[in-house]
RNA sequence: AGAGUUUGAUCCUGGCUCAGAGUUAACGCUGGCAGCGUGCAUAAUACAUGCAAGUCGAGCGGGGAAGAUUGGAGCUUGCUCUAAUUGACCUAGCGGCAGACGGGUGAGUAACACGUAAGGAACCUGCCCUCAAGAGGGGGAUAACCCACCGAAAGGUGAGCUAAUACCCCGUAUUAUCAAUUAAUGGCAUCAUUUUUUGAUGAAAGGCUUCGGCCGCUUGAGGAGGGUCUUGCGGUCUAUCAGCUUGUUGGUGAGGUAAUGGCUCACCAAGGCUACGACGGAUAGCCGGCCUGAAAGGGCGAACGGCCACAGGGGCUCUGAGACACGGGCCCCACUCCUACGGGAGGCAGCAGUAGGGAAUUUUGGACAAUGGGGGAAACCCUGAUCCAGCAACGCUGCGUGAAGGACGAAGGUUUUCGGAUCGUAAACUUCUUUUGUAGGGGAAGAAGGCAUAGUUUACUAUGCUUGACGGUACCCUGCGAAUAAGCCACGGCUAACUACGUGCCAGCAGCCGCGGUAAGACGUAGGUGGCAAGCGUUACUCGGAAUUACUAGGCGUAAAGCGCGUGCAGGCGGGCAUUUAAGUCUGUUGUUAAAUCUUUCGGCUCAACCGAGAGGCGCCGACAGAUACUGAAUGUCUUGAGUGAGGCAGAGGAAAUUGGAAUUCCCGGUGUAGCGGUGGAAUGCGUAGAUAUCGGGAGGAACACCAGAGGCGAAGGCGGAUUUCUGGGCCUUUACUGACGCUGAGGCGCGAAAGCUAGGGGAGCAAACAGGAUUAGAUACCCUGGUAGUCCUAGCUGUAAACGAUGGAAACUAGGUGUGGGAGGUAUCGACCCCUUCCGUGCCGACGCUAACGCAUUAAGUUUCCCGCCUGGGGAGUACGGCCGCAAGGUUAAAACUCAAAGGAAUUGACGGGGGCCCGCACAAGCGGUGGAGUAUGUGGUUUAAUUCGACACUACGCGAAGAACCUUACCUGGGCUCGAACGGUUGGUAGUACCCUUUAUGAAAGUUUAGGGGACCCUUCGGGGAGCCAAUCGAGGUGCUGCAUGGUUGUCGUCAGCUCGUGUCGUGAGAUGUUGGGUUAAGUCCCGCAACGAGCGCAACCCCUAUCCUGUGUUGCUACUUAGUUUACUAAGAGGACUCUCAGGAGACUGCCACGGACAACGUGGAGGAAGGUGGGGAUGACGUCAAAUCAUCAUGGCCUUUAUGUCCAGGGCUACACACGUACUACAAUGGCAUAGACAGAGGGAAGCAAUCCAGCAAUGGGGAGCAAAUCCCUAAACUAUGCCCCAGUUCGGAUUGUGGGCUGCAAUUUGCCCGCAUGAAGCCGGAAUCGCUAGUAAUCGCAGAUCAGCACGCUGCGGUGAAUACGUUCCCGGGCCUUGUACACACCGCCCGUCACACCACGAAAGUUGGUUGCAACAGAAGUGCUUGAGUCUUUCAGGCCCUAAGUUGUGAUUGGCAAUUGGGGUGAAGUCGUAACAAGGUA
Repeated sequence: AGAGUUUGAUCCUGGCUCAGAGUUAACGCUGGCAGCGUGCAUAAUACAUGCAAGUCGAGCGGGGAAGAUUGGAGCUUGCUCUAAUUGACCUAGCGGCAGACGGGUGAGUAACACGUAAGGAACCUGCCCUCAAGAGGGGGAUAACCCACCGAAAGGUGAGCUAAUACCCCGUAUUAUCAAUUAAUGGCAUCAUUUUUUGAUGAAAGGCUUCGGCCGCUUGAGGAGGGUCUUGCGGUCUAUCAGCUUGUUGGUGAGGUAAUGGCUCACCAAGGCUACGACGGAUAGCCGGCCUGAAAGGGCGAACGGCCACAGGGGCUCUGAGACACGGGCCCCACUCCUACGGGAGGCAGCAGUAGGGAAUUUUGGACAAUGGGGGAAACCCUGAUCCAGCAACGCUGCGUGAAGGACGAAGGUUUUCGGAUCGUAAACUUCUUUUGUAGGGGAAGAAGGCAUAGUUUACUAUGCUUGACGGUACCCUGCGAAUAAGCCACGGCUAACUACGUGCCAGCAGCCGCGGUAAGACGUAGGUGGCAAGCGUUACUCGGAAUUACUAGGCGUAAAGCGCGUGCAGGCGGGCAUUUAAGUCUGUUGUUAAAUCUUUCGGCUCAACCGAGAGGCGCCGACAGAUACUGAAUGUCUUGAGUGAGGCAGAGGAAAUUGGAAUUCCCGGUGUAGCGGUGGAAUGCGUAGAUAUCGGGAGGAACACCAGAGGCGAAGGCGGAUUUCUGGGCCUUUACUGACGCUGAGGCGCGAAAGCUAGGGGAGCAAACAGGAUUAGAUACCCUGGUAGUCCUAGCUGUAAACGAUGGAAACUAGGUGUGGGAGGUAUCGACCCCUUCCGUGCCGACGCUAACGCAUUAAGUUUCCCGCCUGGGGAGUACGGCCGCAAGGUUAAAACUCAAAGGAAUUGACGGGGGCCCGCACAAGCGGUGGAGUAUGUGGUUUAAUUCGACACUACGCGAAGAACCUUACCUGGGCUCGAACGGUUGGUAGUACCCUUUAUGAAAGUUUAGGGGACCCUUCGGGGAGCCAAUCGAGGUGCUGCAUGGUUGUCGUCAGCUCGUGUCGUGAGAUGUUGGGUUAAGUCCCGCAACGAGCGCAACCCCUAUCCUGUGUUGCUACUUAGUUUACUAAGAGGACUCUCAGGAGACUGCCACGGACAACGUGGAGGAAGGUGGGGAUGACGUCAAAUCAUCAUGGCCUUUAUGUCCAGGGCUACACACGUACUACAAUGGCAUAGACAGAGGGAAGCAAUCCAGCAAUGGGGAGCAAAUCCCUAAACUAUGCCCCAGUUCGGAUUGUGGGCUGCAAUUUGCCCGCAUGAAGCCGGAAUCGCUAGUAAUCGCAGAUCAGCACGCUGCGGUGAAUACGUUCCCGGGCCUUGUACACACCGCCCGUCACACCACGAAAGUUGGUUGCAACAGAAGUGCUUGAGUCUUUCAGGCCCUAAGUUGUGAUUGGCAAUUGGGGUGAAGUCGUAACAAGGUA
């Protein structure tokens, strides 16, 4: 000091969360020791038991009593009894002091309770200290005790005796008190202090003694310490508490008190407090301090210390120096206990302890040894204060659980790519040490005092004796022996630390983000690792981080946030100069700020924690003195702020009255006839009873075209025909007057669009509601026809708007440019313009600066000052309750529970749009031919089946994998077999007539199982054997089983579309942009030009192949201009030749090269020439970055999972060929551009030896027989459409050929399921095909045949080949797809997106609610205990007693207020993977 989390990414705003420190803590797991601390936070709930306040005999009278002395008696002559005296010691009572301290708790209390600083001229003070003076004389009682009595007890009554340091009287007395009086000084009003004189009132107690005195007593003065009263200032929340108060505020007098005072009373006056928050409500003991924080602050008020309050809940009082009294008293109430039922007793918030409550908090311990307290002359007694011990890891601190050596590293665990790695020098093992532990021994400090004796008997000194709970504790020494001692949490990121297995959106985790749906570093376990360590985690709470309430130190155009606008009281702030003052401010001195705490320096416990000493600090507050710049206060003055005057100016500024024309509608009349109106298209509606149209006349209401403008005016809302009246504000010029008169402005007051409300008018047009017609799946809408409130006026109310510049007001300063409205001046001119300067307003652009960016920018969102308002995550909610306002509608003020981890702003890149622009493509259009209808073939779905194996599903599955399922293939089904296996590798063992070959028996569907016979090996050798083979066992096998969403490879598609990127530079906070956009052009990101870009890469093009022309070379099997022969042709043969065709090689050729025009003098385009070919000549191969979790685990490869006498493997048969049906792709047709018959002609490219097969023969034919030739430019397969002639004559036909029957042929082990072909016979549907839809732009479509692969056989499919050979393209509006630019976006899984509301269901919290039940409290009345005061009473007086009066606690009643709980029912809200209905918003979201 920061980090995570909103997004595809970015910046910002903003919340949530984490890392730190702390705690009187608790819980979970674990636990060795010591020191020092701490320990009921909840029920101020109730308490059994014990203890916590007594002491003094040197105040007093008694009583008891060991003993001593004396006398007496008895006698056992040293014992008993008895009397008197004395008596250490003990003490119930009287008396004194203490009990008001110490100890506990925090209920109450928002207060002079506390803190701090002052004051008391308004006060008190026992014991203690100092000083002064004094203590003379006398008296009467009463407890105890004794007697009698009452009562269960507690306790009480009566009679009698007695003492005092108890009580009373007299005397004396001061600086006491009171009254009068004299004088002086001082002060703060009353007065204070001192002083003169006189009078009055009021004291006392003794005890002890060593006789020295000591302790007491009385009066007075002073001190110390303590208390009490008063005052200033300070520290909580709430205005959804705004008014409170009658002893209330003051006065006079009196009472009361230690003392002031309405403290109390009588009378008088009517005051007092409050927005600087009274009164009410809620909460709370306050402080020193403690925790946190850099600080400022925030939170807390345990322990320790100071103060206050309280003692079961209330009220009261006595005594006393002090109490309205925790362990005193009286009364009421509640509760508990005892009881003989009559009556009594009690108060742990003292120490222990118990119950209860609670997540939770200890022993019914020891001692007065120390410190302190009470009493006492003292010894001493008392002391749950205190000092110690016990319990608890509750906290802080310290120590230990061993140390050194020890392997290319044991075993074991984990993991593995099988090589290894890791736990790990860790262990074992060797050597050593002994803190701790255990055993034994020694053993403190804390002790000062006290007593006795002696000395100069206050003091002090010396000697002797004696005092320790803790504790035989700390500490020290010795023996023993590594011996007795490690856990907890975490390991996805934040955050240090990683793998394996299990699980499979399950179980579970989670502080936030988020993990888990079969390869989880996030769950559980294990190994390993990290962190801390006698602890470690979790939970709760506080501060921090959070500048996230911002004083230090935030914001408000769009993120939350400027009141709709003005006026203005209080308040805040305020121009220049001078003087005074010294309140603020500053400086110095001083007092205080208790101690402890904190900081620091030393010191003491072995260190530390802890403790002690010294120093520092403690903002504040008070006192005194000083300074005077600034602010304040006072006084004087000034003119620039502000205002007034004078002269002008512009304007939809406001109010009222009057008035005008155009248009709509309606009424009347004329003309006139069938439609009008309305829409995307229609209909409702109007019209033959005469509409619409048109002309004339009239009525009525509302609004004011053109001018008109980014223009003007107004505070805002707002204001628009014209004229008049009244009226507000502004600007300019001038500088005459006033002299700071100013700015802002909480409350208050006023104005305030539209809609709405009340009352009365008015009502033409428009038009919510409503009605009808359409649209639609629906249409309570959009569109149409009507139409009422309303819109208009008058008088009131309402008080809100995206009331917006989403920008409060005022002032100053900070570059410009350019419009426009109003004025003034200058210059110029004859004059007006033009031009220049200046003031005020209103716009645009733009520098600095600011901003998250967008943007703002002298009209600031810049730089500053002053004042006001407002904000603090989203939702709930601008809602509920309460208050105020309103006739109502509603407005204003304004929460919480609960819930989410986001919500949001600006900008970026994409994608998308029923947004825009440009462009392309057989995309449309123009054409040609098809598909969809029929029959068949083939594939798919579905169905069926034992099985109909599997895959492929929009385009991009469906004559696809399959270039060919009768067996095989084959993966499927049924049945029969095998289990190291059908093929292969390794290890071990066995095998000798072995491996291998031939023949053979039985059985069987075959596979297989089984029998007999014959033949019969190979390589190396150290001659033992080894290898190879075979058999067996074993480790591996095998799997067309699953996962294409674990993968590689391959492929499809967008798309042969023109795109996709990079380096450097530049711009931007950044994501990103630029380049790649722009102007042209192209098939093309093709090229040119321009440009903060300059270059480059992958794509395009070219390079490659085929084809079209020519040349050169080559010349057989090809060719023939030529020769010869077979009788001429044809054909054949031989020769010769390389000219031609052709073959195979190598070249040439085409490049916008040339010309013209257009274009920008470019790129390029258009036309032309030449040329076989012309503008990439035609075709092919070639497929950028990427997209679709596209396809394929069944081509192959491969991770993981599954299977192993089966999901492997062998065999036979069956199935993949099924068939109501649906779809795709094809073939054949429906005919005359045809069919049939006869005759005749012309290819290319391929293939051929288990092959192609000629001529010839047989058969109607398929085919058979036979076989020349050919491993091929040589031989063979080998053409059809076409041409010519004839027939058919428009029909279900001489079209069409399905289907079926029958007879044959071929292949093959096999043709039934299930092949192909031929002959004869049969002769179905079909006469050109609905909606819809496909291909094609030239050697193309269409049409015709041929070949090949696969293949024993099987081709309408596929791949090639040639023959014949068209039509059309105006064009880019539309459909589809694509490219570029731009725009909007709430989309980013990217429109197959996102998303809203009702309803239904579940849960949650809240509001209302008839009522019901509590708490607190006001007022009124009744009642009245104890008690103080007053008063009455017996002949008087005092104490008492009895009665009465005032006040008064609990209590009772009535009536209010306020705050909770519960509540039938009801209301909205929130939340919830896959409910219903629609589609409101986001794109022009389809009606912005």